[in-house]
RNA sequence: CUUUGCCAAAGGCUAAUUGAUCGAAAGGUCAACACGCAAAGCUAUAGGGGCUAACGUGAUUUUUCAAAUCACCAUGCCAGCCAGUUGCCGAA
Numbered sequence: 001c002u003u004u005g006c007c008a009a010a011g012g013c014u015a016a017u018u019g020a021u022c023g024a025a026a027g028g029u030c031a032a033c034a035c036g037c038a039a040a041g042c043u044a045u046a047g048g049g050g051c052u053a054a055c056g057u058g059a060u061u062u063u064u065c066a067a068a069u070c071a072c073c074a075u076g077c078c079a080g081c082c083a084g085u086u087g088c089c090g091a092a
Base pairs, nucleotide, nucleotide: 002092003091004090005089012037013036017032018031019030020029021028022027035080041085042084043083047082048081049078050077051076056072057071058070059069060068061067062066
C1' cells in the first nucleotide's frame, strides 16, 4: 500500500421504548435502557432516495373581507436507505 473481519485485545456508537426539552410537523438534544453496528465516524445547495408541510399558491365549503378542509410546494429534516470521504485494531 492492497485485500479482508473467521480469531484476539482495548475501546467506541446506540434502534425501539420511557421521561425532560426545542419545533407547526418531520425531526433534533439530554438522561435511562440496549435492537443492533467494523465505519451506526464525518458530509443533507452542488449523486439518488425517503419524511414533514409552517409559510406560500390553488380549489372547495361556510360565509364575508375571515375561518375551516383538501391538493401542491423545502426554504425544514433523515447518514441506523444507497452513496461520497476519512480512519482504529487484528489477519493475509